Source information: Predicted 3D model of a 350-nucleotide part of an RNA (small-subunit ribosomal RNA, central domain) from a metagenome. The full RNA is in RNAcentral, with records from SILVA.
Context: one part of a larger RNA
C1' cells in the first nucleotide's frame, strides 16, 4: 500500500449551510465515448517460455516458433455506463385547509423568596459544627409586625411529556420571526443524495470596553481538624455569575453510535394529527402517519449488547483509526488582544 476497521479496544468531524467532486427514479429515440466481439499493424534485438541443432554433458550457444499483455488503425454489437432530444410521476418542492410546541429575537408585566434599609413591639443571646471557634449582639441582635429598595431566578403545572441542526430552550402577555407534523386535491417535472476547501452557529470558563452586583462564590483573610492541612467543615469575601457591544471557539460539545434511501416478526407505554365503528354522546374500540421509550424475534456481536429510532440486509457520499510511551508535545505557518486554539512530526524507549 492493498486490506479490514470506527457504540465500549485505535478511530464519527460539536453542529448546519453549501461550492467543486463523487454518486442518482420510469419510458422512450439517437449517438457509440467508456464497454464487449473480431481483424490488421506495432511493440529493436537479446531475455523468458515451447521444439529443434552444436560444443563429449550441463552451464553456454545457435535457429525457428506459440501464447499472453499494451498501444494504434478499423469492422461489429447497443444490455449497462455516458453524451444529446422527446416524454411520465412514485423521489423532492410549490399552492391550499388545519395542527402542537420551554424553537429564535424585542418589549412589557408579575407574585413567592433570599439580603439590605426605616419604623413599631420586645430581651439577652443568636448563628454554626460531630463538637467547638472565629462572626452577630445591650450603641438592642436573633425572633415578629408593617413599610421601602435593588438584583438575580421562576416553585407548583413538569411528564424516559414538548421544540429545536447542534450548542441548548421553562413565570405571563404583546410585537416581529424560523422549523415540523396532519389531510386532501391541484401544480411543477428529477428540480435529487452526499459534501473536500469556504462560511455560519457553538455549553461553561476566560478576555476587552461601558454598566450592575440581591443571593452565590474561584482567589484572599480568619476559625477549626491534623503529625503537618497551602484541603475536606466553619464565619467572612473580590474577581465571576447578571445586561449591552465585540473576542475566544473549546466540553465526557455523549446516543462515547456521521448523512440519505429501501428492505427485514410482533408486544406494549406516551406525544401530535387523520380517519373510520359502536352508540344519545367516543375520553375508553378499531385503522393510519408522524415523534419519543421500554420489552422482544430472525439476525449481528469478542462479549456486553443491538435490534423497523439497527450496532440486522444493501447502496451513495463525506470524515477518522493502523502497537504502548515520548505526544496531542517540538519545530514552522495559520488565528486569537492574551489565554491559547488549529494543524502536527521525529529521535528514543519498551
Nucleotide at each position: 500500500c492493498u486490506g479490514g476497521g470506527c457504540g465500549u479496544a485505535a478511530a464519527g468531524g460539536g453542529c448546519g449551510u453549501g461550492u467543486a467532486g463523487g454518486c442518482c427514479g420510469c419510458u422512450u429515440u439517437a449517438u457509440a465515448a467508456g464497454u464487449u466481439a473480431g481483424a490488421u499493424g506495432c511493440u529493436a534485438a537479446a531475455u523468458c517460455c515451447c521444439u529443434u541443432g552444436g560444443c563429449u554433458u550441463a552451464a553456454c550457444c545457435a535457429a525457428g516458433g506459440u501464447a499472453g499483455g499494451g498501444c494504434a488503425u478499423u469492422u461489429a454489437a447497443u444490455a449497462c455506463u455516458g453524451u444529446a432530444g422527446a416524454g411520465c410521476u412514485a423521489g423532492a418542492g410549490u399552492a391550499c385547509a388545519g395542527u402542537a410546541g420551554a424553537g429564535g429575537a424585542g418589549a412589557a408585566u408579575g407574585g413567592a423568596a433570599u439580603u439590605u434599609c426605616c419604623a413599631g413591639u420586645g430581651u439577652a443571646g443568636c448563628g454554626g459544627u460531630g463538637a467547638a471557634a472565629u462572626g452577630c449582639g445591650u450603641a438592642g441582635a436573633u425572633a415578629u409586625u408593617g413599610g421601602a429598595a435593588g438584583g438575580a431566578a421562576c416553585a407548583c403545572c413538569u411528564g424516559u411529556g414538548g421544540c429545536g441542526a447542534a450548542g441548548g430552550c421553562g413565570a405571563u402577555u404583546c410585537u416581529c420571526u424560523g422549523g415540523g407534523c396532519u389531510g386532501a386535491u391541484a401544480c411543477u417535472g428529477a428540480c435529487g443524495c452526499u459534501g473536500a476547501g469556504g462560511c455560519g452557529c457553538g455549553a461553561a470558563a476566560g478576555c476587552u470596553a461601558g454598566g450592575g452586583u440581591a443571593g452565590c462564590a474561584a482567589a484572599c483573610g480568619g476559625g477549626a481538624u491534623u503529625a503537618g492541612a497551602u484541603a475536606c467543615c466553619c464565619c467572612g469575601g473580590u474577581a465571576g455569575u447578571c445586561c449591552u457591544a465585540g473576542c475566544u471557539g473549546u466540553a465526557a460539545a455523549c446516543g462515547a453510535u456521521g448523512g440519505a434511501c429501501a428492505c427485514u416478526a410482533g408486544g406494549u407505554g406516551u406525544a401530535g394529527g387523520a380517519g373510520g365503528u359502536a352508540u344519545c354522546g367516543a375520553u375508553u374500540c378499531c385503522u393510519u402517519c408522524u415523534g419519543u421509550g421500554c420489552c422482544g424475534a430472525a439476525g449481528u456481536u469478542a462479549a456486553c449488547a443491538c435490534a423497523u429510532u439497527a450496532a440486522g440486509u444493501g447502496u451513495c457520499c463525506c470524515g477518522c483509526c493502523u502497537g504502548g510511551g515520548g505526544a496531542g508535545u517540538a519545530c514552522g505557518u495559520u488565528c486569537g488582544c492574551a489565554a491559547g486554539a488549529a494543524u502536527g512530526a521525529a529521535a528514543c524507549u519498551c
Background
Its Rfam family is "Bacterial small subunit ribosomal RNA". Rfam links the family to the GO terms ribosome and structural constituent of ribosome.